[in-house]
Context: one part of a larger RNA
This record gives sequence, structure tokens and C1' cells, in this order.
RNA sequence: GACACCAGCAUGAUCCAAGCGUUGGCCUACAGGCUCCCCAUCUGACCCGUCUUGAAACAUGGACCAAGGAGUCUGACAUGCGUGCUAGUCAACGGGCCAAGAAACCCGUAAGGUGCAAGGAACUUGAUUGGCGGGAGGGUGCAUCAUCGAUUGACCUUGAUCUUUUGAGAAGGGUUUGAGUGCGAGCAUGCUCGUCGGGACCCGGAAGAUAGUGAACUAUGCCUAAGCGGGGUGAAGCCAGAGGAAACUCUGGUGGAGGCCCGCAGUGAUACUAACGUGCAAAUCAUUCGUCUGACUUGGGUAUAGGGGCGAAAGACUGAUCGAACCAUCUAGUAGCUGGUUCCCUUCAAAGUUUCCUUCAGGAUAGCUGGAGCCCCAUCGAGUUCUAUCGGGUAAAGCCAAUGAUUAGAGGCAUCGGGGGCGCAACGCCUUCGACCUAUUCUCAAACUUUAAAUAGGUAGGACGGUGCUGCUGCUUCGUUGAGCCAUGCCACGGAAUCGAGAGCUCCAAGUGGGCCAUUUUUGGUAAGCAAAACUGGCGAUACGGGAUGAAUCGAAAGUCGGGUUAUGGUGCCCAACUGCACGCUAACCCAUAACCCAUAAAGGGUGUUGGUCGAUUAAGACAGCAAGACGGUGGUCAUGGAAGUUGAAAUUUGCUAAAGAGUGUGUAACAACUCACUUGCCGAAUCAACUAGCCCUGGAAAUGGAUGGUGCUUAAGCGCACGACCUAUACCUGGCCGUUGGGGCAAGGGCCAGGCCCCGAUGAGUAGGAGGGCAUAAUGAUCGUCGUAAAACUCGGGCACGAGCCUUGGCAGAGCGAUCGUCAGUGCAAAUCUUGGU
Repeated sequence: GACACCAGCAUGAUCCAAGCGUUGGCCUACAGGCUCCCCAUCUGACCCGUCUUGAAACAUGGACCAAGGAGUCUGACAUGCGUGCUAGUCAACGGGCCAAGAAACCCGUAAGGUGCAAGGAACUUGAUUGGCGGGAGGGUGCAUCAUCGAUUGACCUUGAUCUUUUGAGAAGGGUUUGAGUGCGAGCAUGCUCGUCGGGACCCGGAAGAUAGUGAACUAUGCCUAAGCGGGGUGAAGCCAGAGGAAACUCUGGUGGAGGCCCGCAGUGAUACUAACGUGCAAAUCAUUCGUCUGACUUGGGUAUAGGGGCGAAAGACUGAUCGAACCAUCUAGUAGCUGGUUCCCUUCAAAGUUUCCUUCAGGAUAGCUGGAGCCCCAUCGAGUUCUAUCGGGUAAAGCCAAUGAUUAGAGGCAUCGGGGGCGCAACGCCUUCGACCUAUUCUCAAACUUUAAAUAGGUAGGACGGUGCUGCUGCUUCGUUGAGCCAUGCCACGGAAUCGAGAGCUCCAAGUGGGCCAUUUUUGGUAAGCAAAACUGGCGAUACGGGAUGAAUCGAAAGUCGGGUUAUGGUGCCCAACUGCACGCUAACCCAUAACCCAUAAAGGGUGUUGGUCGAUUAAGACAGCAAGACGGUGGUCAUGGAAGUUGAAAUUUGCUAAAGAGUGUGUAACAACUCACUUGCCGAAUCAACUAGCCCUGGAAAUGGAUGGUGCUUAAGCGCACGACCUAUACCUGGCCGUUGGGGCAAGGGCCAGGCCCCGAUGAGUAGGAGGGCAUAAUGAUCGUCGUAAAACUCGGGCACGAGCCUUGGCAGAGCGAUCGUCAGUGCAAAUCUUGGU
């Protein structure tokens, strides 16, 4: 020095194991899941649009889907907000520039518009830098506001002076008046909202006007042409015979007329009100029926045309159209009337009343409401109270106070009217009924009242004040007296309470201008879910809990999600919560009852039962029951045919009694007889009348079967009266989050968004309507992107946003598409008996 081995230490690499952390994959569900999606169960839950006080309505539009479908553009005004220039302002009139054509751009003197001066009907006349108070910043004091004066035009008045006697007109005065002046503010342009004119948000008339086309349907006339079988009846004329003096008549034939008859064709259309009635047919078919030689039927031609025709007349017919045809235009006619009127969120939030209108289905005007602001900051404000003060004639009260109505007696001198008596008569006497008078008495008044509330209403509760002093005045006074004004001192506990933090002012504009309900007051009406007023509160425009049900009643008003507690109303079950605790009442088979509005029952009656008030009887024995007596003078008097207690009238006495009526009923022709009142015996303790009010009963009969909400409930689950507990609303308390709104803070040294960030308080309903902020669509400009390695569209799903909507995996598909910032608009559908297409 090298190598090997062993031991220790240090370091590095690798490997193994364990723990922790991170990431990915797979499996599982025993975990969690704000939000979101699907399914199931329970509970709640009526269909949208519309007109309406009110709709789920037996009010109307609506089968379903797609596409289309309604406040636009313009002129002129006006407010607000911007931009440019500024005592000015304005391109579009002309010219220039350019490769060309436009646009943009540049220049221009004037003209023009508008502004810089107003007033007056007009001729025409025609504006001075004022004072005072308040006035943040800010010391001189800005803007603005209030007030006094000046000035200008008009108007009223005055009238010096000049002047062809016709005018001009200085200085002045005025509770008169103007869209004036008082060191300018305008012009042009853009946007929003609004008004008016235009088709004027969209659809919709009945009408009106102008110019044309139609008589092939049909109405009528004329011309021309065609058609009508058969049978019957039997006019005129004619013939023969008979009769007759004749005129002429009769009989038998012949003849073949007729708006004649029966009936075919034709033509029409009576009945069945038959058939048919999405038919054969936008008028047909069967049978029946009228007429069928004529005012007949029909073809062709021709004439008459829309306020016109034609009409045997029905307002019929005039091309399926006729009390005025059809077509086109004026014309998108007009409609105070009907219907409809298209995305979202946030925020504020009505009216149905005043006045006027040929106004009552409508407008304008004020009110109610929204938006935009301005201004000031310690002074204001108030659906309140207090104090002071003022006006009133309702409620009540009053009528022995006025006015008016009105009952009853009492007293009465005189007077007036009626009756009666005495009397010849008397304004003589007596008497009586009234009027009247006096003091009382009963009852009343929207258009009576001496008195006289409550509630409600006005004003005030201070600096614009209080109190001195000096001046001015043509006002006022006898008067420097007063009144007003000017100048100047002094006075601050800021002149009641409570509440609020904002107060005050201006401009523009929508909707509304059908209302309805409840308590109370009130008018008309028999009354009304009737009509009409007042105060307040509601519904309308409003959900939620209760009243079973329900616009308006009771409770209570609402962002969203939890926790706690209540209101109204409830606590047998339906149905969350005591079959809780007490005390009374109620028995209801012809219907027991059971909660504001409210979904009905009355007068009357009850020996049903429970309370109360009041008056009686009763141990000197009531009431009830059973029993005994109920008599005599006397058949009282009168009347009566008769009447003896009992047909009637007037009276109603006396004796004996325990008690018994000159009699309470039955009865008789009249008596008789019976009975009652009254008394007593037995019995032995409560009894009777009248009135009153709780529940119950009666009064209490109707048509589909039926409703305390149902079931049901009976010392209630009913009625009355207490006391506890419990249940639940979007109410109250409390916490998180969201929006809105108010207040406050932050510019430095390390990203961005002051259109930002942070903190605190209050608050959240809403129809018509206003305002703000957003989403989406088509086109276009700028700046960026995406795309055959797959754009848009369509589609099963997922995520985000309060929402309109946005983003996206997968599928399909195969050529364009998107974002941001602007501009611009034929820009958003469920409705319109909407339009077109489809099912």
C1' cells in the first nucleotide's frame, strides 16, 4: 500500500413494513343530502278571458295545434332631461372641393325664421343702476322669495301755455289695468312623456254619394207562331104538324151557341199541415184538389231600368238579392257602442265625488295618484290633547212661560146668547144651560219655545312680538288727541302638552267621474236583498284564521325559511285540543234544544216543573174528607089569575140560638121535597187566592227525500252562570337569507370594478294607473370569436337565475353561427262568433 472478514458511526441508493397526506378507478349502502327532479300517500284546492257594485255561475267568447295578428309614422305645440354656440342663433339658398356619382366637408354677402320692447280696437305712444326684510357657502351680499316706491302703454281726472278758434299740450293726481321695464337669455338640435290634426291601437255597422251592368228568372204591353182528345147540356135561327077570326100560341124535330157542365193532355197548387227535411231538390215527391174554348196555355221577337220599371195590388216581381237590384269607386266612410290588445322583476298607488255641457252608456273642470325637481335647515308640521275665546238652537226639557193643539172638574162681579118660572111689562126678580173670566189640572209640536247640552267647528298660544322715545301726514281729533309710517333704544327661561323628522314651493301627466255593504243618525214607503242622505269603517283593489258553505261579518292585513306565543273560534268522533272541575234548569212520539250578521215565528193559553212578590186562614184546631143541624114571628109588604125564601118592585126587622139569608141553586100551577151559605162533631198540621218569570208544552198545515254542517248526544256532546288547562293564523316576539329605502364610513403603501367596497336602522298586500331596472327577437356598424376533429335547428335529460330567460352532457343532423358595445324596428299572443292551413 492493497485485499478479505468482523464491529461501530455517518451518508446515499434500492427493497420491505407501518403511519399520515394527495390523486384516480371499482364495489357497497349501514351514513348525509340546503336546493332541484320523479313516484306514492294524506290534507287543501270550482275555469280561463271579459263587462260588472258583484262571476265557479243556468252571463258571454273559448274543441285542439301551427303560422299570422293590434298605440305606428309624420306635422305643429308644451314640460322635463341632455348637447353646441351665445345678444345672438340657424347646412340644405348659392358657390367651392373631388378621377366620377352621391353623402360628408368648406365658404358667402344679404335675404328669411326666431330672439333682443311693450301697450292699445285704432290713429299711434313708448321703459333709470331705487329702498327695505330674509338670504347656506361668504366679509362687500349672488340666485330666488316677500313687500314698498319709480318708470312705460291703456283708462279716469286735471289743463299752465301756445294757436290759422280748430287744434297742440307742460307740470300733476288716481282703492283702475297689461302676457311690461328695473344691466338681457336666447337660438338650433336630440330623447322621454303628453295634446291636437292626419285611416291614427286593431276588427266591426244601419246608412250616404258618383258612374255603370242587367227583363236568359220574373211583371206587363205589342208583333209573330204553335197547341187544346172524349162525353154532356142543347141558345138563336130553320122545318113539319096542331089550335086560333087574328095577334100569336102549343107539340115534335133540326140546329149547334156558351168567359155553360163532367173530365184527358196542358196549366195551377186545396188538404194530408203525409213523404223528404246534412233532401232527388237552396221548394222536390205521392195521393187528393182547381181550371181545362177562354181575362186559356206556350215558343220566338220587341218595349219599359233602380227613387226607376212593371203590377187583375200581395209592397208582389225586377237573374236563389227587393219597404228601393247588382257591380265598382268615394272608402282603411263614421261610431260617445261591442269584442280584442302579445315578455319579466322591483317600487308607489287610486276613483266612482264638485262645477259646466241638447249632459245622464260621454267629455271638460277641480279632487284623489304618480313622476321630475327647486329651495331652506332648526324651524316647521299634526285626522291628538290642554288653555283662552267665538258662533249655533239639534238631543233633552217646557206648556199652572209666548204661538198652536188639547182633557177634566172648581169658583164667578159685570157682560152676551138660549130655555123655564113669577109678572101687564120692565137693562124687574128667581132659576138653569152655554160663551166668557179667575186660580188649578191632563196630554202634545219637523216647519213652537223662555231654558238648553254632549259631540262637532273657527281663531289664538309671540321677534311679522312686547315696551319706551323722537319725528312726518293733505287722514282723524276740541286738542301733538288718535291712527298709520320713518328713525332709534331696551327685553331671549323662544312663552301650553304630546308626537314626528323633515318643512315649504313649482312643473308635467295617467286612470277615475256606473259604485256597493255594515254600525249609528235620518227622509219617502205597508214593507223590501226598495229608493235617497250624513259621520266613520270596509268590499271594490285583499289573500290568511274563524262563521260547515259565503265580496262586505269577527280576528288579522301578506317577502322567504325556521323556533316560540296568541287572536277570533273551539276541545265526544268527523277534526288539532279536557267525555275537565263546580252549581242550577230542562224530559219535549203531531218537531226538545243547541252561538253576532244569519237564514224567521207572534198575540194568547197551561193545576208541566222551578223560583219570586204580595195578601189571607191556622193548636181559641184551619184546608180537605165523612157526619149532624140549617128554626120561629112569617104564607113579611106591594103587585099579580096565582107567587108560601127562590117571575117582579121597594125594603131587608126581630126572637131563640153553637148556627141558620125576609134567602145560593134544583124544583112546583101554587105548595111540598132536596141543596148551599152558616154552625157543630170526628180528624190533627199546615192551607188558600192573586200576580210575576226561567226552562218546557200548546198556538204551529204543503207540495222531490233532508239537514243544530254530519254523526250522534239526555246528572249532555242541551240551556244559564263561574273557574282552570289545552289547540291554532301569513297576527306578535325572535333568528338566517333576499329585495327596497334612509343614514354613515373609505382615494393610501401590493390586481380590477367609486356605476365600487364596508357598517347600521327601518320596511315588504294590491286592480285601473305611473315610474325604474332588466330578458328575448329581426336587421345593421365596430371590436372579438366559433366551425366537416361537426355550425344552426330538433330532442331525452342536467345545471344556473326571484323571473323574463341563459348554459350544457348525450342523440339526431349536415353549413353556417355567436359574444360585447352601439344604432334601428313591420320586435314577444290563449282568447278578438279573429285570418289561413291541418287534426